Transfer RNA from a marine eukaryotic metagenome, 62 nucleotides, folded computationally. Its Rfam family is "tRNA". Its family is annotated with triplet codon-amino acid adaptor activity in the Gene Ontology. The sequence is in RNAcentral, with records from MGnify.
């Protein structure tokens, strides 16, 4: 100092968790690739505290 989707990561002053790859499905293309359009995917390390409310703030632990 880190820990948030499969992977790399954003997430403000505490107010319904998101981008890119990746994956799925369409459309295009004789075929793949690529491009477009849509979609799916999270117990926010783990276990308490604080708040109306916690990813965020405090304690532990890993």
């Nucleotide at each position: 100092c880190u820990g948030u989707a499969g992977c790399u990561c954003a997430g403000u002053c505490g107010g319904u968790a998101g981008a890119g790859c990746a994956c799925u499905u369409g459309a295009c293309u004789u075929u793949u690739a690529a491009u477009c359009a849509a979609g799916u995917g999270g117990u926010c390390c783990u276990g308490g505290g604080u708040u109306c409310g916690a990813g965020u703030c405090c304690c532990a632990g890993c």